[in-house]
RNA sequence: AGAGUUUGAUCCUGGCUCAGAUUGAACGCUGGCGGUAUGCUUAACACAUGCAAGUCGAACGGAAACGAUGGUAGCUUGCUACCAGGCGUCAAGUGGCGGACGGGUGAGUAACGCGUAGGAAUCUGCCCAGUAGUGGGGGACAACCAGGGGAAACCCUGGCUAAUACCGCAUACACUCUACGGAGAAAAGGAGGCCUCUUCUUGAAAGCUCGCUAUUGUAUGAGCCUGCGUGAGAUUAGCUAGUUGGUGAGGUAAAGGCUCACCAAGGCGACGAUCUCUAGCUGGUCUGAGAGGACGAUCAGCCACACUGGGACUGAGACACGGCCCAGACUCCUACGGGAGGCAGCAGUGGGGAAUAUUGGACAAUGGGCGCAAGCCUGAUCCAGCAAUGCCGCGUGUGUGAAGAAGGCCUGAGGGUUGUAAAGCACUUUCAAUUGGGAGGAAGCAUAGCGGUUAAUACCCGUUAUCUGUGACGUUAGCAACAGAAGAAGCACCGGCUAACUCCGUGCCAGCAGCCGCGGUAAUACGGAGGGUGCGAGCGUUAAUCGGAAUUACUGGGCGUAAAGCGUGCGUAGGCGGUUGCCUCAGUCAGAUGUGAAAGCCCCGGGCUUAACCUGGGAACUGCAUUUUGAACUGGUCGACUAGAGUUUUGUAGAGGGGGGUGGAAUUUCCAGUGUAGCGGUGAAAUGCGUAGAGAUUGGAAGGAACAUCAGUGGCGAAGGCGGCCACCUGGACAAAAGCUGACGCUGAGGCCCGAAAGCGUGGGGAGCGAACAGGAUUAGAUACCCUGGUAGUCCACGCCGUAAACGAUGUCAACUAGCCGUCCGUAGACUUGAUCUGUGGGUGGCGCAGCUAACGCAUUAAGUUGACCGCCUGGGGAGUACGGCCGUAAGGUUAAAACUCAAAUGAAUUGACGGGGGCCCGCACAAGCGGUGGAGCAUGUGGUUUAAUUCGAUGCAACGCGAAGAACCUUACCUACCCUUGACAUCCUCAGAACUUGUUAGAGAUAACUUGGUGCCUUCGGGAACUGAGUGACAGGUGCUGCAUGGCUGUCGUCAGCUCGUGUUGUGAAAUGUUGGGUUAAGUCCCGUAACGAGCGUAACCCUUGUCCUUAUUUGCCAGCAUGUAAUGGCGGGAGCUCUAAGGAGACUGCCGGUGACAAACCGGAGGAAGGUGGGGACGACGUCAAGUCAUCAUGGCCCUUAUGGGUAGGGCUACACACGUGCUACAAUGGGCGGUACAGAGGGCAGCGACCUCGCGAGAGCCAGCAAAUCCCAGAAAGCCGUUCCUAGUCCGGAUUGGAGUCUGCAACUCGACUCCAUGAAGCUGGAAUCGCUAGUAAUCGCGGAUCAGAAUGCCGCGGUGA
Repeated sequence: AGAGUUUGAUCCUGGCUCAGAUUGAACGCUGGCGGUAUGCUUAACACAUGCAAGUCGAACGGAAACGAUGGUAGCUUGCUACCAGGCGUCAAGUGGCGGACGGGUGAGUAACGCGUAGGAAUCUGCCCAGUAGUGGGGGACAACCAGGGGAAACCCUGGCUAAUACCGCAUACACUCUACGGAGAAAAGGAGGCCUCUUCUUGAAAGCUCGCUAUUGUAUGAGCCUGCGUGAGAUUAGCUAGUUGGUGAGGUAAAGGCUCACCAAGGCGACGAUCUCUAGCUGGUCUGAGAGGACGAUCAGCCACACUGGGACUGAGACACGGCCCAGACUCCUACGGGAGGCAGCAGUGGGGAAUAUUGGACAAUGGGCGCAAGCCUGAUCCAGCAAUGCCGCGUGUGUGAAGAAGGCCUGAGGGUUGUAAAGCACUUUCAAUUGGGAGGAAGCAUAGCGGUUAAUACCCGUUAUCUGUGACGUUAGCAACAGAAGAAGCACCGGCUAACUCCGUGCCAGCAGCCGCGGUAAUACGGAGGGUGCGAGCGUUAAUCGGAAUUACUGGGCGUAAAGCGUGCGUAGGCGGUUGCCUCAGUCAGAUGUGAAAGCCCCGGGCUUAACCUGGGAACUGCAUUUUGAACUGGUCGACUAGAGUUUUGUAGAGGGGGGUGGAAUUUCCAGUGUAGCGGUGAAAUGCGUAGAGAUUGGAAGGAACAUCAGUGGCGAAGGCGGCCACCUGGACAAAAGCUGACGCUGAGGCCCGAAAGCGUGGGGAGCGAACAGGAUUAGAUACCCUGGUAGUCCACGCCGUAAACGAUGUCAACUAGCCGUCCGUAGACUUGAUCUGUGGGUGGCGCAGCUAACGCAUUAAGUUGACCGCCUGGGGAGUACGGCCGUAAGGUUAAAACUCAAAUGAAUUGACGGGGGCCCGCACAAGCGGUGGAGCAUGUGGUUUAAUUCGAUGCAACGCGAAGAACCUUACCUACCCUUGACAUCCUCAGAACUUGUUAGAGAUAACUUGGUGCCUUCGGGAACUGAGUGACAGGUGCUGCAUGGCUGUCGUCAGCUCGUGUUGUGAAAUGUUGGGUUAAGUCCCGUAACGAGCGUAACCCUUGUCCUUAUUUGCCAGCAUGUAAUGGCGGGAGCUCUAAGGAGACUGCCGGUGACAAACCGGAGGAAGGUGGGGACGACGUCAAGUCAUCAUGGCCCUUAUGGGUAGGGCUACACACGUGCUACAAUGGGCGGUACAGAGGGCAGCGACCUCGCGAGAGCCAGCAAAUCCCAGAAAGCCGUUCCUAGUCCGGAUUGGAGUCUGCAACUCGACUCCAUGAAGCUGGAAUCGCUAGUAAUCGCGGAUCAGAAUGCCGCGGUGA
């Protein structure tokens, strides 16, 4: 000090969450020791039992108990009983002092209760200092005795008695009262000693001591008063009759309405009274950089309370925790008549609760009460016990140790890791355990001396001696000895935040989670394991506080669009306020004094081995009060000024406001005329109006509302808002110049005025428009949009309402801070007198610099820089809602929450995508055409269904004549049946054997049995290689799953013109720029411009083919010329001209001309040319998209099967068939069918092949065989075409499905299930609904030919040419 989380990404706003510290804590797991502190936060709930306040015999009468002593009696000769207050002592009682302290709790209390600083009208036992006294009398009451009542508690009657108990009298320095004459009011004695006297045991005197009385002063403690400070709520705004004050009296220790009588009518309150809720306050504690925030356990100060409420008594002090009285609730006893009690003292019990300890020891220390003292009492206190509740310290070993052991885990199988960790070896013994000894906390007191002091042998101080004894803790702390690594480690976490990673299991299940979020078959996020990280006798979780949070912002935030400017103004309180002079000193500055308790925090020391802890000193306590000095600033008093503000004068502009009058256009209605069939309305219609005369048109009348053009980012107004014209009444603004007043100002909580539209009330008015409503359309519906009507309303007057995206989403006022260009209204000057120019004010707009802003943007009309004042905001939803108050006739307005819920919601900008948005452009995309599909039959594929199986995949375009360039067996993956198990195939090991092969039998076959032939190759003679069989296990094998784990390959957008990068620049950033713009192109093609300059992948070109020409070459191709032969043929000689072939070149580049264009790129036209503007075609497919397709081409991770999901064989299936779809073929005919004749290709293929000729067959084909590994031979007749002829519009001489019969060929085999031929049969179909496909030139259409696959089996696919729009 920050981080995560809104988005595809970005910046901001904003909330939520985390990391830190802390606790009187609790819970989970775990747990060795010590020190030290802390320990009912809940029920101020109820309490059994014990203890917590007594003491004094030196105040008193006395003697119940105990002891000692003495005596008497009994006698068991040391015990019992009795006697003796004579002694030690002492129950009960009288009396004194103390029970008002100490201890507990926080219920109440928002208060002079507390804190702090002051004040005056008071009291104060014991203590200290001072002054003066302490004389002399009296009568009682307890105890006790006697009697009585009662269950008890206790009470009554009579009698005796003492005092430091009680009451008079005397005295009175001081005291109190006073009318200044005077009056009033005290006391108590006790103890011990001394020495003189004495009735000899008492008393007297003197001194001492403890008291007592009166009084003064100090100290201490207490009471009272005041300033200031000390929670929340205004959805609590008014409260108060002893209330506020006065006079008098009473009362108190004391001022005072504290109380009372009378008088007055005051007092408090937006600076928050009253009421409600909450709460003991403080020093301090926790947190925080601080300012603050939260808290008020332990310790300390104050207050309040003591079962609940009330009351007084006693006393120095109480309205009294362990006192009294009354009332109440509760508990207990009871003989039912009546009594007793108060743990918020210490322990303890029940209860409540997540939760908080022992019915312990001791007065040894410290302190308190009483006492002369010893001493007694003391649950105050000191100790111990329980609890890891907190803090602090220590330990659980140390060193060495690589074979990097075993085991675990992982693995790429090599290894890695656990890990020097362990074992082993060497060493140590803190702490705990055992044994032993062992400090300090103890000082005093008492008695007897001595010294000092003193009048003193009292006191007091010091000191000596004595007698002794004084420790709860305590088996103390600490020390020593002994033994042995021995007795001592866990918890949480490991996706990011946040340090720490792998495997297995699970499969949106189980579960995790603080936030984001993990889990749907490869989970570092669940559970386990291994490993790691963090802390460590603890670790986590939960709860709570502060922090981070500048997320309430004083320090230190905001409000144009994120939450947030009141709709607007006027104005009260308040806040703030121009220039100048004197004074003042309230604020402000400085100094001093007092106080700010101690403890705590901080600093420096000291003591426990250290630390926590304890302790000494200092600092600090930021505060308050008093006082002194100063006078700049703020405030105040008094005065002056004119720059703010206002006023006067003269003008100016204006839809500013109000009421009154008036005008024309238009709509509508009515009347009258002309006139005839429609009008109206819409996308199209209909409802509606109209032959009873509409609409149209002409004239007239009525009535209401609104004011075209002018008209303008023009004007006016505070805002809402304001628009024909005229006059009247009236508000504001501005300009110019001169005077006057003299700060009169700004803002403005409450308050008040105004305030669009709609709405409400009363009364008018009502043309048009028009919620509601009605009808017609539209539609799936249409409570809408459109149409026809139409009521409130809109208009006027008066009165309400009080809200709007009442917006510039921008409060008002003032000052300052570059400019430029418009426009409206003033005014001044200049001249060239103008539709001029230059200034200067006030408005209203556009652009723009600095600056600001998250950005957009704002930018002298600020959202800039400042000042003053007000209003408002604090995550989204719930909600501007509920309740309450106020306002309103109502509608409703205003003020204004919470529960609950989410982790977001929001702003601006960026990149894409999308739009029944716009612009430009392209494409057989539409249009214009040609031909199809969709209807029929058949072929083929798919869906569906069926089946033992109908193997699997492909599914919009981009699956469906697709994988499959060809399922009868095989293929084949599917089904049924039968077989095999190291396997049909690979590697390794062992053994044996050549390999292999003939035949027979069984079987559907795989296979099995028997049988025949056969002994190989190389060799360094050891053996080796190949093959076969058997065996063992590693392994083989899988067309099993996952194409959403993958590689590779492919489809598609799309041969569309795009996709990017480097550097630079701009932007906070995502990103932008470049690549946009102007042209142009088939093209991001090229040119120009340009904060961009370059580059890459694409485009184009390079490649193949085709079109023209040239050169070269000339066989198997060619044949012009020469020559020859034939019935005929380049057949032969020859030729190299032509065609062709196949190698190399040429050619086309907008090169030339004209025009257009920006002088460019380019386009248009032309010339030449075989070809002209990429000439035609092909190959070639950018970055990427579709989790597109394929695990069944292949490869491959993971998972799965292993006598089976592997392998083999036979048969079947993939060919099924109500149906639906896709793609095709053939047709429906005359541009045709049939028959006859006849012409012209290209490109291919061929030896397990193509197969000529010839013969046979109607034919498919067969037989025989020539030629050809092919520019030579063969497939091989091209067909449409052309020339004839026939058919004559019909289910036909169209069409050929289907079926019957007979055949051919291939093949081991055509039954399921092949193709073809012939004869016969002759179905549907007469051009195809909605819909839909292809095609822009040698294209569509049409015609045939070839090839791959292939034994055979194309209407499919791939090619080829012919005709040719």
This is a predicted structure of a 1365-nucleotide RNA (small-subunit ribosomal RNA) from an uncultured prokaryote.